[in-house]
RNA sequence: GCCGAAGUGGCGAAACAGGCAGACGCAAGGGACUUAAAAUCCCUCGGUGGAAACACCGUACCGGUUCAAAUCCGGUCUCCGGCA
Numbered sequence: 001g002c003c004g005a006a007g008u009g010g011c012g013a014a015a016c017a018g019g020c021a022g023a024c025g026c027a028a029g030g031g032a033c034u035u036a037a038a039a040u041c042c043c044u045c046g047g048u049g050g051a052a053a054c055a056c057c058g059u060a061c062c063g064g065u066u067c068a069a070a071u072c073c074g075g076u077c078u079c080c081g082g083c084a
Stems, first nucleotide, its partner, number of pairs: 001083004006078002010026003019067001028044005046057004060076005
């Protein structure tokens, strides 16, 4: 230099023929149970604003196509594998 694969919460990992983003698990916080704990069960758990309801933003980064993009197209970055 060329080719291929990957990048999604704090971590792992789904959503791969475009249609509610974060299912599910781990971790964390609160509660129930208990004399107290463990185990178990319930709820919460990206960011900003807000008392809340809710609104906006958010799939490595920057653009594009589309009513609509994690998904399709172009470029860039990082990492892995292969070729030279």
Molecule: transfer RNA
Organism: Clostridia bacterium